[in-house]
Context: one part of a larger RNA
RNA sequence: CUGGGCGUAAAGAGUCUGUAGGCGGUGGGGUAAGUCAGAUGUGAAAUCCCGGGGCUCAACCCCGGAACUACAUCCGAUACUGCCUUACUUGAGGGUCGGAGGGGAGUCUGGAAUUCUCGGUGUAGCAGUGAAAUGCGUAGAUAUCGAGAGGAACACUAGUGGCGAAGGCGAGACUCUGGACGACAACUGACGCUGAGAGACGAAGGCCAGGGGAGCGAAAAGGAUUAGAUACCCUUGUAGUCCUGGCAGUAAACGGUGCACGCUUGGUGUGGGAGGGUUCGACCCCUUCUGUGCCGGAGCUAACGCGUUAAGCGUGCCGCCUGGGGAGUACGGUCGCAAGAUUAAAACUC
Numbered sequence: 001c002u003g004g005g006c007g008u009a010a011a012g013a014g015u016c017u018g019u020a021g022g023c024g025g026u027g028g029g030g031u032a033a034g035u036c037a038g039a040u041g042u043g044a045a046a047u048c049c050c051g052g053g054g055c056u057c058a059a060c061c062c063c064g065g066a067a068c069u070a071c072a073u074c075c076g077a078u079a080c081u082g083c084c085u086u087a088c089u090u091g092a093g094g095g096u097c098g099g100a101g102g103g104g105a106g107u108c109u110g111g112a113a114u115u116c117u118c119g120g121u122g123u124a125g126c127a128g129u130g131a132a133a134u135g136c137g138u139a140g141a142u143a144u145c146g147a148g149a150g151g152a153a154c155a156c157u158a159g160u161g162g163c164g165a166a167g168g169c170g171a172g173a174c175u176c177u178g179g180a181c182g183a184c185a186a187c188u189g190a191c192g193c194u195g196a197g198a199g200a201c202g203a204a205g206g207c208c209a210g211g212g213g214a215g216c217g218a219a220a221a222g223g224a225u226u227a228g229a230u231a232c233c234c235u236u237g238u239a240g241u242c243c244u245g246g247c248a249g250u251a252a253a254c255g256g257u258g259c260a261c262g263c264u265u266g267g268u269g270u271g272g273g274a275g276g277g278u279u280c281g282a283c284c285c286c287u288u289c290u291g292u293g294c295c296g297g298a299g300c301u302a303a304c305g306c307g308u309u310a311a312g313c314g315u316g317c318c319g320c321c322u323g324g325g326g327a328g329u330a331c332g333g334u335c336g337c338a339a340g341a342u343u344a345a346a347a348c349u350c
Stems, first nucleotide, its partner, number of pairs: 004321003007304002012318001014201004021194003025088007033081002035077002038074005049065006091191001092188002095184004103177007110154001115149007125136002162169002206247006215241002220236004258317006266295012299306002323350003332343004
């Protein structure tokens, strides 16, 4: 190199964009590089293989043949691939119209609740627990009424419902903006798929600078529990949680299932759209496109299960695996302010 694999046994990169590369629709013409056929030359000898022979046999040696799977040149073939050219519309893109959406960014606004401040009423408790205590309260708490401040999150609606590449996104209004979908079908004419490197995005927690700080709350303190209790429970409470700018780049980043395309019985929900039937009709029925669920057929699977949203049948491209531990560690490199991330062994051992 080859082989077999990757839902759960080892194995799909967190996600996307995209460079090189790999792969690539239909018809005609050309070329003849790949490919195929023939011829010539070369492919040293020995070795290997086949036939025969010589040492008593064998190893060994000798003779002959084949082979040397290759290279070069010449003459041909043209189905397939490549290259050049021409044409096409199904792939892809694009136009017009339309509706759906917590998709993204910014600005403004709102109500409920917690906390705090001030004022009124009011008096001895409140809070907390399995039970308590620490804690708060006669300097007037808790409760209740009124006013105000401030921060964070947006109850119900809410739905195996929607949107997004993933992370993720849920009060309302406005502005800017991305994508998907449907109908029509004028337009371009293969413009495509994947994607090593690379770039961008990337929950929570963490880091730097500046703000902010209501509630919650690592650390810390105290009270309990206990043999002990560096915990679980309680009272406090700092970072943090929030905003702006920057860094970090990891997750059970999960559908534990890479992306794209084609093909392959069905049933039943639900979101968005279009067409048709009936109708007073937003209802209902049928067809169809596109999402998202459930159940199941063939088939697949070690089984579990998957099953047109495949883990079925195929093609293209990428990533990854190769016994357990040592170890996602050491060393080195790269990146980072650090924490650390990434790349990634071996000895030894079973």
The part of an RNA shown here (small-subunit ribosomal RNA, central domain) has 350 nucleotides and comes from a metagenome. Its mean pLDDT, the model's own confidence on a scale to 100, is 89. The RNAcentral record of the full RNA draws on SILVA.